The RNA shown here (Bacterial RNase P class A) has 346 nucleotides and comes from an uncultured Actinomycetes bacterium.
[in-house]
RNA sequence: AGAGUCGCCCGGAUCACCGCGUUACGAAAGUACCGAGGAAAGUCCGGACUCCAAAGAGCAAAGUGGUGGGUAACGCCCACCCGGAGCAAUCCGCGGGAUUAGUGCAACAGAAAGCAAACCGCCUUUUAGAAAUAAAAGGUAAGGGUGAAACGGCGGUGUAAGAGACCACCAGUAAUUGCAGCAAUGCAGUUAGCUAUGUAAACCCCACUUGGAGCAAGACCAUGCAGUUGGCGCUUGAGAGCUGCUCGCUCGAGUCAACGGGUAGGUUGCUUGAAUCUGUAAGUAAUUACAGAUCUAGAUGGAUGGUGAUCCACGACAGGAUCCGGCUUAUAGGGCGACUCUUCUU
Numbered sequence: 001a002g003a004g005u006c007g008c009c010c011g012g013a014u015c016a017c018c019g020c021g022u023u024a025c026g027a028a029a030g031u032a033c034c035g036a037g038g039a040a041a042g043u044c045c046g047g048a049c050u051c052c053a054a055a056g057a058g059c060a061a062a063g064u065g066g067u068g069g070g071u072a073a074c075g076c077c078c079a080c081c082c083g084g085a086g087c088a089a090u091c092c093g094c095g096g097g098a099u100u101a102g103u104g105c106a107a108c109a110g111a112a113a114g115c116a117a118a119c120c121g122c123c124u125u126u127u128a129g130a131a132a133u134a135a136a137a138g139g140u141a142a143g144g145g146u147g148a149a150a151c152g153g154c155g156g157u158g159u160a161a162g163a164g165a166c167c168a169c170c171a172g173u174a175a176u177u178g179c180a181g182c183a184a185u186g187c188a189g190u191u192a193g194c195u196a197u198g199u200a201a202a203c204c205c206c207a208c209u210u211g212g213a214g215c216a217a218g219a220c221c222a223u224g225c226a227g228u229u230g231g232c233g234c235u236u237g238a239g240a241g242c243u244g245c246u247c248g249c250u251c252g253a254g255u256c257a258a259c260g261g262g263u264a265g266g267u268u269g270c271u272u273g274a275a276u277c278u279g280u281a282a283g284u285a286a287u288u289a290c291a292g293a294u295c296u297a298g299a300u301g302g303a304u305g306g307u308g309a310u311c312c313a314c315g316a317c318a319g320g321a322u323c324c325g326g327c328u329u330a331u332a333g334g335g336c337g338a339c340u341c342u343u344c345u346u
C1' cells in the first nucleotide's frame, strides 16, 4: 500500500420566533421542566402483571435436541467439542437414535439398489467340427459396463478359474484397557475376518419442557331498562369450573336456549423499572456483587410542526399505546478499533 474478517458508535447539529402535549405553580394571563427508535417494524419466542374460586392425576397435543455455564425465563447469550467451507482471520450446523424397536422413500440407467443378482466375461465337462468356433450342464463375482452409490481398499498365497477362502498392511465397526478433561470428546494400545448404501428439516423411538386467555386483561363510580316462551331441575343434584378428552375434586337452587329491551359515559390500570449511567471486585466470557448518581412520552377524534440564518454527512429505514428480555427483517451516509493474508521498504 492492497485485499479481506469481526466488533462498536452516530444516523443530523446550533441559534431565534411562532405553534402542539403531559405535569407543577398561578384567580387569570402566563412561566418552568420534560416530550418517539436502532429497529418503535414482524407479532416469531420468553416472561412480569391481571382474571378464570382453591388444589391434582393420566392420555392426547405442542416445543426443544452435542457438553458445560449465564439468565426471571427462553427456541436467547457465552465458552468449548464434533462435522463442513476457507491459505488464514473467521463463518456455517433442525448437531440424540438408521431398524441392534418398527414403517416408508431413493426417478432414470443397470443383470441387480434390503438381505441379493449375472448383461459382457473367466474356468471345467460333454456333443459336433481338421481348426477357429457353436450348443448344453456345472462353477464364479477378481476384470469390464450402468449409476450419486454395486455389499471395504491394496499387495500376495491359493484355485480348474476365482473369492477375506487365507495372510501382512490400511480404513471402518464392535468390545475393551490406560491417560487428559466436570463433560461432550481427544490421544495411545489390545482383540475380532465382523465389513448389508443413503434419508428421521420422512412417519417414528428416546430425553427434557409445557394450564388458558389477555390492558379491548382487570377494578371502581355514575346512568338506564322489560320482559315472554320453552327444556331440565330443587340435595335421590339441573347446571357451572378447569386448552381437548377421561378420572378426581369443588360450588350449587335455580339454571340453559330462543325472541325482545336498555347502556356504550367517567376514573383507574398508566409508567420507579428483573430501569439507566459511572466506578471497584470476581470470572476466559456471557454475567454477578457492592458503592454512588439520575428520573428520561403516557396520548385516547390519539401530541413533535412551520419560518429564517449558519454548519454539514445534502439525509436512509422509518413513529409509542401495559411493560420488559431476545430473535428476525429494513437501512443513504459518516466515524472508531482489533485481527488475517499478499507485496514493498527499513
Base pairs, nucleotide, nucleotide: 001342002341003340004339005338006337007336008335009334010333012311013310014309015308016307017306018305020035021034023032024031025030037317041328042327044326045325046324047323048322049214050213051212052211056247057246058245059244061210062209063208064207065206066080067079068078069077070076081095082093083092084091085090096205097204102203103202104199105198106197119144120143121140122139123138124137125136126135127134128133152170153169155167156166157165171195172194173192174191175190176189177188178187179186180185218268219267220266221265227259228258229257230256231255232254239251240250241249275294276293277292278291279290280289281288282287
Its Rfam family is "Bacterial RNase P class A". Its family is annotated with dimeric ribonuclease P complex, ribonuclease P activity and tRNA processing in the Gene Ontology.